[in-house]
Molecule: RNase P RNA; transfer RNA
Organism: Acidimicrobiia bacterium
RNA sequence: CGAGUCCGCUGGGCGACCGCGGUGCGGUCUUCGGAUCGCAUCGAGGAAAGUCCGGACUCCACAGGGCACGGUGCUGGGUAACACCCAGGCGGGGCGACCCGACGGACAGUGCAACAGAGAGCAGACGUCCUGGCCUCCGGCCAGGUCACGGUGAAACGGUGGUGUAAGAGACCACCAGCGCCGCAGGUGACUGCGGCGGCUCGGCAAACCCCACCGGGAGCAAGGCCAAGCAGGGAUCGGGCGGCCCGUCCACAGAUCCCGGGUAGGCCGCGCGAGCCCGUCGGUGACGGCGGGCCCAGACAGAUGGUCGCCGCCGGUGCUCACGCCGGCACAGAAUCCGGCUUACAGGCGGACUCACGUC
RNA sequence: GGCCCCGUCGUCCAGAGGCCUAGGACGCUGCGCUCUCAAGGCUGAGACGCCGGUUCGAAUCCGGUCGGGGCUG
Numbered sequence: 001c002g003a004g005u006c007c008g009c010u011g012g013g014c015g016a017c018c019g020c021g022g023u024g025c026g027g028u029c030u031u032c033g034g035a036u037c038g039c040a041u042c043g044a045g046g047a048a049a050g051u052c053c054g055g056a057c058u059c060c061a062c063a064g065g066g067c068a069c070g071g072u073g074c075u076g077g078g079u080a081a082c083a084c085c086c087a088g089g090c091g092g093g094g095c096g097a098c099c100c101g102a103c104g105g106a107c108a109g110u111g112c113a114a115c116a117g118a119g120a121g122c123a124g125a126c127g128u129c130c131u132g133g134c135c136u137c138c139g140g141c142c143a144g145g146u147c148a149c150g151g152u153g154a155a156a157c158g159g160u161g162g163u164g165u166a167a168g169a170g171a172c173c174a175c176c177a178g179c180g181c182c183g184c185a186g187g188u189g190a191c192u193g194c195g196g197c198g199g200c201u202c203g204g205c206a207a208a209c210c211c212c213a214c215c216g217g218g219a220g221c222a223a224g225g226c227c228a229a230g231c232a233g234g235g236a237u238c239g240g241g242c243g244g245c246c247c248g249u250c251c252a253c254a255g256a257u258c259c260c261g262g263g264u265a266g267g268c269c270g271c272g273c274g275a276g277c278c279c280g281u282c283g284g285u286g287a288c289g290g291c292g293g294g295c296c297c298a299g300a301c302a303g304a305u306g307g308u309c310g311c312c313g314c315c316g317g318u319g320c321u322c323a324c325g326c327c328g329g330c331a332c333a334g335a336a337u338c339c340g341g342c343u344u345a346c347a348g349g350c351g352g353a354c355u356c357a358c359g360u361c
Numbered sequence: 362g363g364c365c366c367c368g369u370c371g372u373c374c375a376g377a378g379g380c381c382u383a384g385g386a387c388g389c390u391g392c393g394c395u396c397u398c399a400a401g402g403c404u405g406a407g408a409c410g411c412c413g414g415u416u417c418g419a420a421u422c423c424g425g426u427c428g429g430g431g432c433u434g
Base pairs, nucleotide, nucleotide: 002356003355004354005353006352007351008350009349010348012312013311014310015309016308017307018306020043021042022041023040024039025038026037027036028035029034045332049343050342052341053340054339055338056337057220058219059218060217064247065246066245067244069216070215071214072213073212074088075087076086077085078084089103090101091100092099093098104211105210109209110208111205112204126150127149128148129145130144131143132142133141134140135139158176159175160174161173162172163171177201179198180197181196182195183194184193185192186191224269225268226267227266233260234259235258236257237256238255239251240250241249276295277294278293279292280291281290282289283288313330314329315328316327317326318325319324362433363432364431365430366429367428368427371387372386373385374384379417389405391403392402410426411425412424413423414422
């Protein structure tokens, strides 16, 4: 200097004015519900998004047992929990830094493999090759042998060399690869290394059914609770909770569910102190955890976060080639019960660690 | 806001791992018939929302994304 990998941060800045929502204090008005004014203070995000996982919380009796159904799937840890994170193992990719992996089981069983091809699941003889027989004898037919070669396919029952044979073949031998079992060693473990034995040896698909291990009761803040106002009841079915089924259990003669009709379209709580944020320190390789100190950080209910101006920064266009102007823009997007993740969208900028190549010293 | 469902020719439906080069009806193009039009006849074009993954092979199975619809005070 060029190319690249990983990690972290940021997401226009400052000021003035007008406006909107919340909270606190004060004033005025009030139909006591509140309205309005002033001052102070706070007011979107890293994804607030998709709603894909996991929880908190609330109700269904307390969340019980079995079946069914669904989910997860290498090992060890972290965590409230997870399909997340960390560390490691194995496999794959890359020269490398590094990246990716739905990564249990296919000798528990059932199944699938189109087309092509001789043969595709306790394999298989189309051609070449070999043996025997027959015939119309440069050849053909029949009966066998053989998976060595050709050919087909995504996939064809180990690879190379030799022995052997009528031709061949793990039929036999050496080495290599792979599988299973045993022993020793290392590791918490996944697994790894070494040695021995075996039969020569076969697979693929479980994001097909399934088996094994573990986890999961259902619904969701429009959950649920309280107050106020208003109305007109009628019908059907039935014990209900337990919203797949059974058991078990609880409540119980009051009610429950559905349909038709009528009324209301209001307020409050839940609802903002939390698995919270920042700093320091200790333990741990790390995710993370312990301790100490400091801070309070949106809360609407038709739903607030907007607009104008000035200076600066960046980008684009343009006048003009000028250290000057003019115009436009500021990525993706925007809370609605809350929290931890994942995924997806995202202009530009900053910092750190590392790799490869070339050049120079 | 929450929960659930669905995307296949222009429209409405089949197909649910290979026989798919995706089938049918209506519609559309062209030809032919007719004096002309229609109907009927012959013929042709036309689609798996998009991106990845599993598999030898995906419209079909799995994930992500985009779009549409329904229920709920």